[in-house]
RNA sequence: ACCUAGGGUAGAGGUGCUGUUAAUCAAGAGUAUUUGAUGGGAGUUGGCAGGCAUUGAUCAUCAGAGAAAGGGGUUGCGGCCGAAGGAGUAAACUCGGCGGGGCUUACUUCUGGUUGUGCACAAAAUAUGUGUAUGAUUGUCACUUAAGAAUGAAGUGGAGAGCUACAAGGUAC
Numbered sequence: 001a002c003c004u005a006g007g008g009u010a011g012a013g014g015u016g017c018u019g020u021u022a023a024u025c026a027a028g029a030g031u032a033u034u035u036g037a038u039g040g041g042a043g044u045u046g047g048c049a050g051g052c053a054u055u056g057a058u059c060a061u062c063a064g065a066g067a068a069a070g071g072g073g074u075u076g077c078g079g080c081c082g083a084a085g086g087a088g089u090a091a092a093c094u095c096g097g098c099g100g101g102g103c104u105u106a107c108u109u110c111u112g113g114u115u116g117u118g119c120a121c122a123a124a125a126u127a128u129g130u131g132u133a134u135g136a137u138u139g140u141c142a143c144u145u146a147a148g149a150a151u152g153a154a155g156u157g158g159a160g161a162g163c164u165a166c167a168a169g170g171u172a173c
Stems, first nucleotide, its partner, number of pairs: 001171004008166004014081001016080005022075004033065007043052003047098002084111008093102003112138011140158006
């Protein structure tokens, strides 16, 4: 120096990723729903099947009562650095009358991280999430500027199966 090796061990990137109701807060929402009175007079709800309705529904006004889920913020406690997120396929479980939906696991594939903006989807949404396009920024490696070393600076480009360090065995010098 190379191979075993897309191996093993340990690390770095920072507004780093993610889990948990453990607590709390905002919003959801004075909404859904429901009680009473009045009006009114045939539809209303749903993707379909079906349900409700002249024993007066849906709807409107007035007076009362009045949620929740999913998602989000903060703190705490954890797991970590393909952390994690998305797409597709398959299996099991589960909700449902069907359509359809949800959770988990496995395989294949895309994305280095953060963030602004546009568009699309989800959502109650000016929260947030996901995808995509395009900027900024950041870490890392390679090449160039660049003439000598390390380091620093600038520019261009690549991708995490990456980058840094260490160790064992083998081969060559």